[in-house]
RNA sequence: UGAGUUGGUGGCUAGGGUUCCAGCUUCGUCGUCCGGCGAAGUGUUCGGUCCGAGAGCUGCCGUCCGGAUGAAGAUCCGGAGCACGGCGGGAUAAAAGCCCGGGAGAC
Repeated sequence: UGAGUUGGUGGCUAGGGUUCCAGCUUCGUCGUCCGGCGAAGUGUUCGGUCCGAGAGCUGCCGUCCGGAUGAAGAUCCGGAGCACGGCGGGAUAAAAGCCCGGGAGAC
C1' cells in the first nucleotide's frame, strides 16, 4: 500500500414518521343539547397498528478454535476480539439509528 473475512434469522428496545384506527380543531347534517354520521385540517397529538439498529439487548441456527467420549457416524462442554463516522441519495403513506453502509473519511 492492497486484498479477503468479521454469517443468517426470530423477538424486543432506542429511534421514526403519519397509510389505517384513535385524539384534538373546524364545517355540514340528524329539530336543540348530549351524542351519532360525514368532510376537511392537524404528528409541536408522550396513543394503538406500522417501520426499526454493523457499531443496542436477547434466543435459535451456522462457522471457527480448544477439550472430552466413541470403532465410526457423531454427541457434549468451554470459547470467538474491535467498532468514531459525515454530506448526499433510496424505499415505503411518510420518516428514521431502515437500505446505499463495518460506505467516503478518521484513528